Context: one part of a larger RNA
C1' cells in the first nucleotide's frame, strides 16, 4: 500500500456527472391512513402503540376418564365433566442496556417526461421511451379463396368459410381526428388517340417457259421481301380515393398615446395547419422573460408563444394504475464528504 469486513467525535451530502456505494427500513398483530382514480385501486400510502419470563383470572378449539338422564337394554339418547392438548384475552409481578434480544426479514414521501399494463430484446459493452400486446382502421379473399412455400406433385391457409383468414398502419381506456385527389399510387370506367404477336397481302426483287432483229419484257411456279386494313391489355384520357405515399404560403397597409391589429389589398396554390398543445426527448438565437422553489438554481416545476423546424392512427391532447426506466425536489439515514483515524482477516516484503 491493495482487497473483504468492523467501529467512529462533531456536522449530515457539503461529496459527487448523479446519494454511487453504504447507512437507515425490515417479522407478527392492533390502530390509523391523502391527493387522485377507470371505483377494482392508490394502501404494507404516511404514521404510530404492542412483544421476553413468572404468577392468576378468563374464553374458544381437540380430545373425553368419569358422573347423570331417558326409555325401545344398545357398540343407545341427552346433559354436566376431570385430566392432557392448542390458540387467544385481562390483570398483578419480575430481569437485563436492550424481549420479532440471533440469522433470515419493504426506506419513505412529493412532481414531471415517455410508455398503459403483465410480457420480449442486441447469448459475450445498450433491458430501454426500442418490440410487442389487447383496443382501432384500411385492404383483399365466396372457396380448387386470397395470401405462402415447390420445376412439379403437392402441402400450408383449414379438415377452418367473411363474427374467417391474409396484408398494411396505429397502439389500453378517455375527448377527438380538421383542410388538399394538383403530382405518384389504387379502384372504377370506357367514347377518342397511340399500340404488340398474329390476320392480310397491294406492290417490289430473283429465278425463266415464253416473246422481240436487239435493248428488252415477261406468264405460271419456286423463293425472298412487303404497303393499306384488322389487332387487347397498357398508357393518353375521364371519375373516385388521404386511418393510401404524401402536403397543409408570401408581400403591403390599417384603430383617436404607443403598441398590435378583429379589418382591408395583392401575388402564388391542389389546399394554405383546424382543435389540441408548445423553449417541448422537437427552440438555432438561449442560461428566452415572468413566477415558483435555494442564502445562492444553464437543470426542475408553473406559465408566456417571437412553433429556426409540433400537430391530429408516419396519430394529437389527456389519463388512474404499472415500470431493476429517465429529470427534479424532500424526509429519514450514514465515513459518499470535511479528514482522517482505529481493528480483524486475506494478500503485498523476508526466509523455506
Nucleotide at each position: 500500500c491493495u482487497c473483504u469486513g468492523g467501529u467512529u467525535a462533531a456536522g449530515g451530502a457539503a461529496c459527487u456527472c448523479g446519494g454511487c456505494a453504504a447507512a437507515a427500513u425490515u417479522a407478527c398483530c392492533c390502530c390509523g391512513u391523502a391527493a387522485c382514480u377507470u371505483c377494482g385501486g392508490g394502501a404494507g400510502a404516511a404514521g404510530g402503540g404492542g412483544u421476553g419470563c413468572c404468577a392468576u383470572u378468563u374464553g374458544g378449539g381437540g380430545u373425553g376418564a368419569g358422573c347423570g338422564u331417558a326409555u325401545u337394554u344398545a357398540c343407545u339418547u341427552c346433559g354436566c365433566a376431570a385430566g392432557c392438548u392448542u390458540c387467544g384475552a385481562g390483570u398483578g409481578g419480575u430481569c437485563g442496556c436492550a424481549g420479532a434480544g440471533a440469522a433470515a426479514u419493504g426506506g419513505c414521501g412529493g412532481u414531471g417526461g415517455c410508455g398503459a399494463c403483465u410480457g420480449u430484446u442486441u447469448a459475450c459493452u445498450a433491458a430501454a421511451a426500442a418490440c410487442a400486446u389487447a383496443g382501432g382502421a384500411c385492404u383483399c379473399u365466396g372457396c380448387u379463396a386470397a395470401g405462402u412455400c415447390g420445376u412439379a406433385a403437392g402441402a400450408c391457409g383449414a379438415c377452418g368459410u367473411a363474427u374467417a383468414g391474409g396484408g398494411u398502419c396505429u397502439g389500453a381506456c378517455g375527448c377527438c381526428u380538421g383542410c388538399c385527389c394538383g403530382g405518384u399510387g389504387c379502384u372504377g370506367g370506357a367514347a377518342g388517340g397511340u399500340u404488340a404477336a398474329g390476320a392480310g397481302g397491294a406492290g417490289a426483287u430473283g429465278u425463266c417457259a415464253g416473246c422481240g432483229c436487239a435493248a428488252g419484257c415477261a406468264a405460271a411456279g419456286c423463293a425472298u421481301u412487303g404497303a393499306a386494313u384488322u389487332g387487347a391489355a397498357g398508357c393518353c384520357c375521364c371519375a373516385g380515393u388521404a386511418a393510401a405515399c404524401g402536403g397543409c404560403g408570401g408581400c403591403c397597409g390599417u384603430a383617436a398615446c404607443u403598441a398590435u391589429a378583429a379589418c382591408g389589398g395583392u401575388c402564388c396554390u391542389a389546399a394554405g395547419g383546424u382543435a389540441g398543445c408548445g423553449a417541448a426527448a422537437u427552440u438555432c438565437c438561449u442560461u428566452g422573460u415572468c413566477g415558483g422553489g435555494u442564502a445562492a438554481g444553464u437543470u426542475c416545476c408553473g406559465a408566456c408563444c417571437u412553433g429556426c423546424a409540433c400537430g391530429a392512427a408516419u396519430g394529437g391532447c389527456g389519463u388512474a394504475a404499472c415500470g431493476a426506466u429517465c429529470u427534479c425536489c424532500g424526509c429519514a439515514c450514514u465515513g459518499u464528504c470535511u479528514c482522517g483515524a482505529c481493528c480483524a482477516g486475506a494478500g503485498a516484503c523476508u526466509c523455506a